[in-house]
The RNA shown here (transfer RNA) has 72 nucleotides and comes from Thermoactinomyces mirandus. It matches the Rfam family "tRNA". Gene Ontology term of the family: triplet codon-amino acid adaptor activity. It was read from a public genome assembly. Model confidence (mean pLDDT): 84 of 100.
RNA sequence: GGGCAGUUAGCUCAGGGGGAGAGCGCUUCCUUGACACGGAAGAGGUCGUUGGUUCGAUUCCAAUACUGCCCA
Numbered sequence: 001g002g003g004c005a006g007u008u009a010g011c012u013c014a015g016g017g018g019g020a021g022a023g024c025g026c027u028u029c030c031u032u033g034a035c036a037c038g039g040a041a042g043a044g045g046u047c048g049u050u051g052g053u054u055c056g057a058u059u060c061c062a063a064u065a066c067u068g069c070c071c072a
């Protein structure tokens, strides 16, 4: 330098045009003498960035940044 894949909650990840979600973690409450386990509720997101297509984009397209792998 070229090619491919990935970037979504604190962590691991799903979701591939119209509600942003799961598990773990965190907070509060119940339970206990207390802790743990268990149960209930809740907070937490510019979906890497910019632009484009579309009535509508996390999703499609382009560029760009970063990470990983392969080739040279």
Base pairs, nucleotide, nucleotide: 001071002070003069004068005067006066007065010024011023012022013021018055026042027041028040029039030038048064049063050062051061052060
Lineage of the source: Bacteria > Bacillati > Bacilli > Thermoactinomycetaceae > Thermoactinomyces.